[in-house]
A computed fold for a 103-nucleotide RNA from Pelagibacterium luteolum, annotated as TPP riboswitch aptamer (THI element). Its mean pLDDT, the model's own confidence on a scale to 100, is 77. The organism belongs to Pelagibacterium, within Bacteria. It matches the Rfam family "TPP riboswitch aptamer (THI element)". Its family is annotated with thiamine pyrophosphate binding in the Gene Ontology.
RNA sequence: CGGAUUCCGUUGGGGUGCCCCGCAAGGGGCUGAGAGGCUGAAAGGCUAACCCAUCGAACCUGAUCCGGAUUGUACCGGCGUAGGGAACGGAGCGCGUAAGCCC
Numbered sequence: 001c002g003g004a005u006u007c008c009g010u011u012g013g014g015g016u017g018c019c020c021c022g023c024a025a026g027g028g029g030c031u032g033a034g035a036g037g038c039u040g041a042a043a044g045g046c047u048a049a050c051c052c053a054u055c056g057a058a059c060c061u062g063a064u065c066c067g068g069a070u071u072g073u074a075c076c077g078g079c080g081u082a083g084g085g086a087a088c089g090g091a092g093c094g095c096g097u098a099a100g101c102c103c
Base pairs, nucleotide, nucleotide: 001096002095006091007090008089009088010087011053012052013051014050017030018029019028020027021026036047037046038045039044059084060083061082065078066077067076068075
């Protein structure tokens, strides 16, 4: 000087679905890290938690996609070396490199 895994701070990004009952309000169940709360006629907004932040499958698009499984979403495989996607600072090994000095 560099620096894996990792940690911290600040800032930012993101999703909120499926099934059943019910006229509705609402209730029950499922998956998941997350399906919460407040507000609104609605669209939406605010916010909590959670996840993710370029070494980026958090999340979005293609996509009302294709195959398997399921009551259905979730799930598995493909698409996918696709197209997008939010970052800076600090700490940091018994590691690496270089130089100097000593033996």